[in-house]
This is a predicted structure of a 71-nucleotide RNA (transfer RNA) from a marine eukaryotic metagenome. Rfam family: tRNA. Its family is annotated with triplet codon-amino acid adaptor activity in the Gene Ontology. The family's RNA type in Rfam is transfer RNA. Rfam describes the family as follows. Transfer RNA (tRNA) molecules are approximately 80 nucleotides in length.
């Protein structure tokens, strides 16, 4: 200096720009003598940060920060 990746505690998904969402974990309750498993539910999110463009932005531009590769 080039490319890449950053969305729940953890691992990811997402997108012609209009609803933020899975799977474990977490609460709760059925179930069971009890425990696991199961089955319902309910919680959790400045989507890395900062400006811009739009009616409107996780997505487009810009810069900036980390982390991972290449030179």
């Nucleotide at each position: 200096g080039g490319g890449g990746c950053g969305u729940a505690g953890c691992u990811c998904a997402g997108u012609u720009g209009g609803g933020a969402g899975a799977g474990c974990a977490g609460u709760a309750g059925c179930c069971u003598u009890g425990c696991a498993a199961g089955c319902u539910u309910c919680a959790g999110g400045u989507c890395g940060u900062g400006g811009g463009u739009u009616c409107g932005a996780u997505c487009c531009c810009c810069a900036u920060c980390g982390c991972c590769u290449c030179c």